[in-house]
RNA sequence: GCCGGCCUAGCUCAGCUGGUAGAGCGUCUGAUUUGUAAUCAGGGGGUCGGGGGUUCGAGUCCCUCGGCCGGCA
Numbered sequence: 001g002c003c004g005g006c007c008u009a010g011c012u013c014a015g016c017u018g019g020u021a022g023a024g025c026g027u028c029u030g031a032u033u034u035g036u037a038a039u040c041a042g043g044g045g046g047u048c049g050g051g052g053g054u055u056c057g058a059g060u061c062c063c064u065c066g067g068c069c070g071g072c073a
């Protein structure tokens, strides 16, 4: 230098053919217990890596920049 993959909650990851963003774990509150753990119920937490474009509508499609990983030279 060229090519490919990935970037979504604190962590690990889903998200179909574009239609108002979810799970598990963790965290907080409550119940249960003498207390802890476990269990059960409920809650909070997201500019979907940055910017731009297409569209009535973008996590999803297109362009560009950045980061990480891999391949080729």
Stems, first nucleotide, its partner, number of pairs: 001072007010025004019056001027043005049065005